[in-house]
Context: one part of a larger RNA
RNA sequence: GGAUGAACGCUGGCGGCGUGCUUAACACAUGCAAGUCGAACGGACGUAGGGAGCUUGCUCCCUGCGUUAGUGGCGGACGGGUGAGUAACGCGUGAGCAAUCUGCCCGUGUCUGGGGGAUAACAGUUAGAAAUGACUGCUAAUACCGCAUAUGACCACGAAGAGGCAUCUCUUUGAGGUGAAAGAUUUAUCGGACACGGAUGAGCUCGCGUCCCAUUAGGUAGUUGGUGAGGUAACGGCCCACCAAGCCCGCGAUGGGUAGCCGGCCUUAGAGGGUGAUCGGCCACAUUGGAACUGAGACACGGUCCAAACUCCUACGGGAGGCAGCAGUGGGGAAUAUUGGGCAAUGGAGGCAACUCUGACCCAGCAACGCCGCGUGAGCGAUGAAGGUCUUCGGAUUGUAAAGCUCUUUAAGUGGGGACGAAGAAAGUGACUGUACCCACAGAAUAAGCCUCGGCUAACUACGUGCCAGCAGCCGCGGUAAUACGUAGGAGGCAAGCGUUAUCC
Numbered sequence: 001g002g003a004u005g006a007a008c009g010c011u012g013g014c015g016g017c018g019u020g021c022u023u024a025a026c027a028c029a030u031g032c033a034a035g036u037c038g039a040a041c042g043g044a045c046g047u048a049g050g051g052a053g054c055u056u057g058c059u060c061c062c063u064g065c066g067u068u069a070g071u072g073g074c075g076g077a078c079g080g081g082u083g084a085g086u087a088a089c090g091c092g093u094g095a096g097c098a099a100u101c102u103g104c105c106c107g108u109g110u111c112u113g114g115g116g117g118a119u120a121a122c123a124g125u126u127a128g129a130a131a132u133g134a135c136u137g138c139u140a141a142u143a144c145c146g147c148a149u150a151u152g153a154c155c156a157c158g159a160a161g162a163g164g165c166a167u168c169u170c171u172u173u174g175a176g177g178u179g180a181a182a183g184a185u186u187u188a189u190c191g192g193a194c195a196c197g198g199a200u201g202a203g204c205u206c207g208c209g210u211c212c213c214a215u216u217a218g219g220u221a222g223u224u225g226g227u228g229a230g231g232u233a234a235c236g237g238c239c240c241a242c243c244a245a246g247c248c249c250g251c252g253a254u255g256g257g258u259a260g261c262c263g264g265c266c267u268u269a270g271a272g273g274g275u276g277a278u279c280g281g282c283c284a285c286a287u288u289g290g291a292a293c294u295g296a297g298a299c300a301c302g303g304u305c306c307a308a309a310c311u312c313c314u315a316c317g318g319g320a321g322g323c324a325g326c327a328g329u330g331g332g333g334a335a336u337a338u339u340g341g342g343c344a345a346u347g348g349a350g351g352c353a354a355c356u357c358u359g360a361c362c363c364a365g366c367a368a369c370g371c372c373g374c375g376u377g378a379g380c381g382a383u384g385a386a387g388g389u390c391u392u393c394g395g396a397u398u399g400u401a402a403a404g405c406u407c408u409u410u411a412a413g414u415g416g417g418g419a420c421g422a423a424g425a426a427a428g429u430g431a432c433u434g435u436a437c438c439c440a441c442a443g444a445a446u447a448a449g450c451c452u453c454g455g456c457u458a459a460c461u462a463c464g465u466g467c468c469a470g471c472a473g474c475c476g477c478g479g480u481a482a483u484a485c486g487u488a489g490g491a492g493g494c495a496a497g498c499g500u501u502a503u504c505c
Base pairs, nucleotide, nucleotide: 001505002504003503004502006501007500008499009498010497013374014373015372016371017370018369019367020366021332026330027329028328030327031326032325035074036073037072040071041070043068044067045066046065047064048063049062050061051060052059053058054057081285082284083283090210091209092208093207094206095205096204097203100202101201105198106197107196108195109194110193111192112191113147115145116144122137123136124135125134126133127132153178154177155176157174158173159172160171161170162169163168183190184189211257212256213255218248219247220246223245224244225243226242227241228240230238260282261281262280263279264275265274266273267272287308288307289306290305291304310321311320312319313318338364340363341362342361346360347358348357349356350355377407378406379405380404387398388397389396390395411446413441414440415439416438417437421432449494450493451492452491453490454475455474456473460489461488462487463486464485470477471476
């Protein structure tokens, strides 16, 4: 000098764009943050029309519309948060899978036949303070279970051919065995099953790279390898039985400390050094520890079970909870915001759609926290006014500065008009927002501070103080004329900021 997610002191006009718990992965009141589909299903309720019965305002039946607790489907594995753990194939980069899976989506081919038994809801009884159940009875489905059919699917056996990368892979073919499906509707469609291919996503393996300590030198028994069996989507001590005695290490094993990694960011002429906020990619975690279930996908932040700590309810028998989602509260701290608006846009989930949901997101609010831009007026104006300060008392300086005259009106203010963002032929749809922007109006009006002035280092005098009070980054100032302390005048620097502190280069 540059930089910062900064803080502190003094000061503070406006706008645009960004950024905003770095500390306690501390504890959390309250609200919201993941639902959706009635075009899968049976009910219930409401309502409109029609019909029947009569007790004339009720009951029953049919049709339509609406709402929906429950069964069922898809989604809650995305999106959002945090960085505790992790020195690791975690990440980065480059390869590999002849050792793999992939819902929704796209393409191709074939099919969608015929049956069955239940169960929630509901009704009744019943336990409990509640949370939540228990028993009996009834019912439906795109819920569940058989049967038929079976293309190039799967399983084991055989023949021929081709290829490769060791195990092998692919093609053709023979005979045998196994395995499917679901309907809805407004009749336009939307679905369902099997197989192959694609796309996307994921899993696994390997080469290289990835902080400090040797005042950490030995470490390791599922340990290293083999055979067999199990398990997985898949390879594998992944797991198990048996066998062998291996395996890592001074090119740093093991142990300890620290740490999420990267694209990037800061600095620098570069090499390098530092860093990993915001944004993007990957990983890990969801009070702590463990476990599986469901599922295409989880060992699952707003799912389940167990244990622990904590908080809450309780009729003491037993229950409920998890903000490292968005706001917000307490606490910690030098320190970090609103319990805001909207789904209008972009995107996501569900739905044929209309649409519903969406604290993702888009906006608004707060903060000079940062960057950028603008303003606080412009021109003329000497009697060099008054006042202040200094003085050798002559004057010098503040100083064209002010006053005064002539102008201008950016920004702020008031009034009027008023968008883009909104698409697909039209119509409709804007939170922001009567915002940006445009026009008019009035009046210099509403808007300057902070630090420094001994040298480094731009900028000097007076008074006060008297090794006191104090200053200070280094050298050093202060003990009676201090350009170094304090105040004043003046000056220098930067400017809505200026200084200080901390950290990095």
Predicted 3D model of a 505-nucleotide part of an RNA (small-subunit ribosomal RNA, 5' domain) from an uncultured Clostridia bacterium. Rfam family: Bacterial small subunit ribosomal RNA. The sequence was found in a public genome assembly. The coordinates come from a structure-prediction model, not an experiment, and the mean pLDDT is 85.